The RNA shown here (transfer RNA) has 84 nucleotides and comes from a Bacteroidales bacterium. Rfam family: tRNA. About the family: Transfer RNA (tRNA) molecules are approximately 80 nucleotides in length. NCBI's taxonomy places the organism under Bacteria, Pseudomonadati, Bacteroidota, Bacteroidia, Bacteroidales.
[in-house]
RNA sequence: GCCAAAGUGGCGGAAUUGGUAGACGCGCUGGACUCAAAAUCCAGUGAUAGCAAUAUCGUGCGGGUUCGAUUCCCGCCUUUGGUA
Numbered sequence: 001g002c003c004a005a006a007g008u009g010g011c012g013g014a015a016u017u018g019g020u021a022g023a024c025g026c027g028c029u030g031g032a033c034u035c036a037a038a039a040u041c042c043a044g045u046g047a048u049a050g051c052a053a054u055a056u057c058g059u060g061c062g063g064g065u066u067c068g069a070u071u072c073c074c075g076c077c078u079u080u081g082g083u084a
Stems, first nucleotide, its partner, number of pairs: 001083007010026003019067001027045006046057004060076005
């Protein structure tokens, strides 16, 4: 250089013939239990604004197609593998 795969909350990782993004686990926060802690159990947990209800934004970055894109197309970036 060329070919292929991958990139999603704090972390791992789901969701695909385009139709409610973040299931599940870890972590974290609050509570129960305990003399106290660990373990265990219950609840909550993307971001921003707001007292709240709620609104807006969010799938590496930038475009395109579409009523609608994590998903399809193009370019770029990063990582991994293959190849000379």